[in-house]
Context: one part of a larger RNA
RNA sequence: GACGAACGCUGGCGGCGCGCUUAACACAUGCAAGUCGUACGGGCAGCUUCGGCUGUCAGUGGCGAACGGGUGCGUAACACGUGGGCGACCUGCCGAGGCGCGGGGGACAACCCAGGGAAACUUGGGCUAAUACCGCAUGUGCUCCACGAGCUUCAUGGCUUGUGGAGGAAACCUGCUUUCAAGCAGGGUGCUUCGAGGGGCCCGCGGCGUAUCAGGUAGUUGGUGAGGUAACGGCUCACCAAGCCGACGACGCGUAGCUGGUCUGAGAGGACGAUCAGCCACACUGGAACUGAGACACGGUCCAGACUCCUACGGGAGGCAGCAGUGGGGAAUUUUGCACAAUGGGCGAAAGCCUGAUGCAGCAACGCCGCGUGUGUGAUGAAGGUCUUCGGAUCGUAAAGCACUUUCGACCGGGAAGAACACCCAGGGGUUAAUAACCCUUGGCUUGACGGUACCGGGAGAAGAAGCACCGGCUAACUCUGUGCCAGCAGCCGCGGUAAUACAGAGGGUGCAAGCGUUGUUC
Numbered sequence: 001g002a003c004g005a006a007c008g009c010u011g012g013c014g015g016c017g018c019g020c021u022u023a024a025c026a027c028a029u030g031c032a033a034g035u036c037g038u039a040c041g042g043g044c045a046g047c048u049u050c051g052g053c054u055g056u057c058a059g060u061g062g063c064g065a066a067c068g069g070g071u072g073c074g075u076a077a078c079a080c081g082u083g084g085g086c087g088a089c090c091u092g093c094c095g096a097g098g099c100g101c102g103g104g105g106g107a108c109a110a111c112c113c114a115g116g117g118a119a120a121c122u123u124g125g126g127c128u129a130a131u132a133c134c135g136c137a138u139g140u141g142c143u144c145c146a147c148g149a150g151c152u153u154c155a156u157g158g159c160u161u162g163u164g165g166a167g168g169a170a171a172c173c174u175g176c177u178u179u180c181a182a183g184c185a186g187g188g189u190g191c192u193u194c195g196a197g198g199g200g201c202c203c204g205c206g207g208c209g210u211a212u213c214a215g216g217u218a219g220u221u222g223g224u225g226a227g228g229u230a231a232c233g234g235c236u237c238a239c240c241a242a243g244c245c246g247a248c249g250a251c252g253c254g255u256a257g258c259u260g261g262u263c264u265g266a267g268a269g270g271a272c273g274a275u276c277a278g279c280c281a282c283a284c285u286g287g288a289a290c291u292g293a294g295a296c297a298c299g300g301u302c303c304a305g306a307c308u309c310c311u312a313c314g315g316g317a318g319g320c321a322g323c324a325g326u327g328g329g330g331a332a333u334u335u336u337g338c339a340c341a342a343u344g345g346g347c348g349a350a351a352g353c354c355u356g357a358u359g360c361a362g363c364a365a366c367g368c369c370g371c372g373u374g375u376g377u378g379a380u381g382a383a384g385g386u387c388u389u390c391g392g393a394u395c396g397u398a399a400a401g402c403a404c405u406u407u408c409g410a411c412c413g414g415g416a417a418g419a420a421c422a423c424c425c426a427g428g429g430g431u432u433a434a435u436a437a438c439c440c441u442u443g444g445c446u447u448g449a450c451g452g453u454a455c456c457g458g459g460a461g462a463a464g465a466a467g468c469a470c471c472g473g474c475u476a477a478c479u480c481u482g483u484g485c486c487a488g489c490a491g492c493c494g495c496g497g498u499a500a501u502a503c504a505g506a507g508g509g510u511g512c513a514a515g516c517g518u519u520g521u522u523c
Base pairs, nucleotide, nucleotide: 001522002521003520005519006518007517008516009515012371013370014369015368016367017366019363020329025327026326027325029324030323031322034063035062036061039060040059042057043056044055045054046053047052070282071281072280080206081205082204083203084202085201086200089199090198091197094195095194096193097192098191099190100189101188102136104134105133111126112125113124114123115122116121142167143166144165145164146163147162148161149160150159151158152157172187173186174185175184176183177182208254209253210252215245216244217243220242221241222240223239224238225237226236227235257279258278259277260276261272262271263270264269284305285304286303287302288301307318308317309316310315335361337360338359339358343357344355345354346353347352374404375403376402377401384395385394386393387392408464411458412457413456414455418450424444425443426442427441428440429439430438467512468511469510470509471508472493473492474491478507479506480505481504482503488495489494
């Protein structure tokens, strides 16, 4: 000097930050991931021109739930940082381009009926729809096999192209017009090429303590073949060979998430890795896979274990290292708040719904910064305190008094920006067969948790607002009284045994100031 601090005394206001460093200990309660009726059939309610429509509910189906949020257990490792490689790879949604969406079939929920169970839940029979499921057709391109040709690359690759064979797609919904044949628009969907963004894998180098750890290793090291993966690879397996690593520190043990950065320092360096940002790892403990573009999945599934809870004893339920909150541990760390108004995310054609992300508010001087607690004048240097050589000195222009000001706070009144959109209405332009729709644009309409907050104005009145540590030397600031090696102080040196500037009190002084000291840690 610094701090995510704590403790003691004290405490007026505001802005911006920041707040379990310990038990990755256990958790009551609420909330934290849903959404779509423009994919589908139903139940209920309302309306009905009897054609249906609207709302809502569970179910089928789609997308999301792999993001966002938390924590730092593990990890000394290609985990991270940095620079490269993939001629060894994947990629939902999004953007650009090409070609399509033909024709069939059988089910299962919901629902109805009958049962089992205390419950969680579950069994049998029957009916039914789809953008759910399954064949078939088609194949611009795509994949594979066989035989070729040309151009190109450092490289196992890329591009173009020929012949033959094989494989493999799809789904519809809504609106408008209507001459009832269809057309247009919007959304969706299949195959495929490229992109963007995201990811996977490999390598060089870098960042720790210990040699009182010196040898380690059998899928070990390499090969051949096979399997597996999106993909290379002992990744896995069969066989073969006997290799591979190591004082340039292997192996072991201990410690630890890594980084951008933070603190300090003139720098070199040292210490650290809270908040914010990137990456990684984890989700009661251990293991496993399923679904999926993506997980081996915090608020999914299965198995085992510990713990807690329910039970009719047969059997079940649960996982705050999400936001609040509780107990416990601890020197120590907050509200079971408001809102989706903004930003962002999921779903939806949209309206919109959801969002403890986020935006805000609350608590705490925990930190930084700013402001205030008055200003001017005022000497018979009042009273009073303290000291005194008894003359006086000092507190001290300090107070009172007089004249002013009114920040902040309290009161009264006004009162934002943050809001841009989207939807809808009206107009213009583009496009179009079109006055649907779509795109651009102008005007209107509407939306604020914070919050009656910030800010502004007004009246009143010095009115409501100063403490803490220190005063022997280091180190800035001295006297009196008490005490008498006692009581005590102390960072070091050291003070105290009758004149203590070092203990305790007082007066005075010094230093900081809404803080001041102490303790701890680090440079």
RNAcentral holds the full RNA, with entries from ENA and SILVA. Small-subunit ribosomal RNA, 5' domain from an uncultured bacterium, 523 nucleotides, folded computationally.